RNA sequence: CUUAUCAAGAGCGGUGGAGGGAACGGCCCGAUGAAGCCCGGCAACCUGCGUGUCUGCGCAAGGUGCUAAAUCCGGCGGUAGAGUAUCGAAAGAUGAG
Numbered sequence: 001c002u003u004a005u006c007a008a009g010a011g012c013g014g015u016g017g018a019g020g021g022a023a024c025g026g027c028c029c030g031a032u033g034a035a036g037c038c039c040g041g042c043a044a045c046c047u048g049c050g051u052g053u054c055u056g057c058g059c060a061a062g063g064u065g066c067u068a069a070a071u072c073c074g075g076c077g078g079u080a081g082a083g084u085a086u087c088g089a090a091a092g093a094u095g096a097g
Base pairs, nucleotide, nucleotide: 001097002096003095004094005093006092011039013038014037015036019029020028021027024074025073026072040067041066042065045063046062047060048059049058050057051056071091076088077087078086079085080084
């Protein structure tokens, strides 16, 4: 850079001790224990196997990923409305190339 996905799902464990939710603005989470690490778990993008044939279905779980809140919400644009709702973009995350 290209492309697909992002409203589902996942611990009342151990360790650790003050931060965390990308950044900014909000709003939240946290000594009834944050981050990180270990274990457990979820899912099925790549992968393997089977089936089948149009790129589908099933099984597994080796490589990743994930495990508060929609990607927690917003910023930019459209539509309707006037505190808002909704759709899209941008940005971001993850996989594959």